Predicted 3D model of a 361-nucleotide part of an RNA (large-subunit ribosomal RNA, domain IV) from a Gemmatimonadales bacterium. The prediction has a mean pLDDT of 85.

Context: one part of a larger RNA
RNA sequence: ACCUCUCUAAGGAACUCGGCACAUUAGCCCCGUAACUUCGGGAGAAGGGGUGCUUUUAGGCUUUCGUCCGGCAGCAAUGUUGGGCGGCGGCUCAAGAGCCACAGUAAAUUGCGCUUAGCGACUGUUUAACAAAAACACAGCACUCUGCCAAGUCGUCAAGACGACGUAUAGGGUGUGACACGUGACCAAUGCGGAAAGAUGAAGACGUCCUGUUAGCUCACAAGGCGAAGCUCGGCGUCCAAGUCCCCGUGAAUGUCGGCCGUAACUAUAACGGUCCUAAGGUAGCGAAAUUCCUUGUCGGGUAAGUUCCGACCUGCACGAAUCGUGUAACGACUGAGCGACUGUCUCGGAGAGGAUCUCG
Numbered sequence: 001a002c003c004u005c006u007c008u009a010a011g012g013a014a015c016u017c018g019g020c021a022c023a024u025u026a027g028c029c030c031c032g033u034a035a036c037u038u039c040g041g042g043a044g045a046a047g048g049g050g051u052g053c054u055u056u057u058a059g060g061c062u063u064u065c066g067u068c069c070g071g072c073a074g075c076a077a078u079g080u081u082g083g084g085c086g087g088c089g090g091c092u093c094a095a096g097a098g099c100c101a102c103a104g105u106a107a108a109u110u111g112c113g114c115u116u117a118g119c120g121a122c123u124g125u126u127u128a129a130c131a132a133a134a135a136c137a138c139a140g141c142a143c144u145c146u147g148c149c150a151a152g153u154c155g156u157c158a159a160g161a162c163g164a165c166g167u168a169u170a171g172g173g174u175g176u177g178a179c180a181c182g183u184g185a186c187c188a189a190u191g192c193g194g195a196a197a198g199a200u201g202a203a204g205a206c207g208u209c210c211u212g213u214u215a216g217c218u219c220a221c222a223a224g225g226c227g228a229a230g231c232u233c234g235g236c237g238u239c240c241a242a243g244u245c246c247c248c249g250u251g252a253a254u255g256u257c258g259g260c261c262g263u264a265a266c267u268a269u270a271a272c273g274g275u276c277c278u279a280a281g282g283u284a285g286c287g288a289a290a291u292u293c294c295u296u297g298u299c300g301g302g303u304a305a306g307u308u309c310c311g312a313c314c315u316g317c318a319c320g321a322a323u324c325g326u327g328u329a330a331c332g333a334c335u336g337a338g339c340g341a342c343u344g345u346c347u348c349g350g351a352g353a354g355g356a357u358c359u360c361g
Base pairs, nucleotide, nucleotide: 002355003354004353005352006351007350008349010347011346014345019342027051028050029049030048031047036041038178052099053098054097055096056095057094059092060091061090062089064087065086066085067084068083069082070081071080072079073078100104112340113339114338115337116336117335118334119332120331124136125135140176141175142174143173144172145171146170152162153161154160179327180326181325182324184257185256186255189254190253191250192249193248194247198245199244200243204239205238206237207236208235209234212231213230216226217225218224258276259275260274261273262272285319286316297313298312299311300310301309
């Protein structure tokens, strides 16, 4: 020097990304307990007092014994059951007096507390072995599909099975995520649903033209020519399904929710006006936010001093309403900020115990 542990003057977070770690608190009894609140909570809120041993006095409960008074059974002896009083005990409690110690839950076990903001309502679940969370789930809410051989799913396009021995207050899918208040505009695009007038429209069928093939005919022979039916190459026409185009609807469907210019008797600003574009131009609420680049925005609070924090403002680079918006009691090994208490985290080191290794003896 290293590991584990103990103590430490004065200070008390000055340490550090961050009070990480350590320390403080701690049991039981009594008193007492705020804002807020969904009236259940918050709450062990906070905060305060007591606590050992000896003895005295007065109680409470109780086993057993004795005695007295009843009830029931029995002819009786007796048994059983209830109560009063008394005795030896046991447990427990209050008050008084005394004793010891630094200290009485003397050891061990055994909450640090409060305030404030964000996120998620909550209990729960998760990356077995770097992530426990604000992620997942959740009850609740909404949309949508499904009339029963249900939809949907598994299976070899099967049999069969699940759904379900259920039947729309049921079952499947999707989104949101307790609760409170709310949930605006746009159907142009995409999706979905509906409707069916028209357009388009494959294979196929039919019609027609055509290519090839050849029974046959022609020819004195050879070579050639013509060539029915059937099959067949190709073209054209008619008929023709879904789908698409077209039309209507649909947002708790995927999604989207503007620009420029001018204007008020200081200035500034613009309730107001003009104009262009759009399917429609962001409503309520919130806002430098888990979202704000510029930015440590500006103002206020807290500090002697605050890029964080809290309250406002609004100039929202680039919030915004079930990819939910804004709040919210309770809850959280979640995240940020502050206060108290506490401490070797630190100023700044020191002393000691145990252990192993190294060096020296």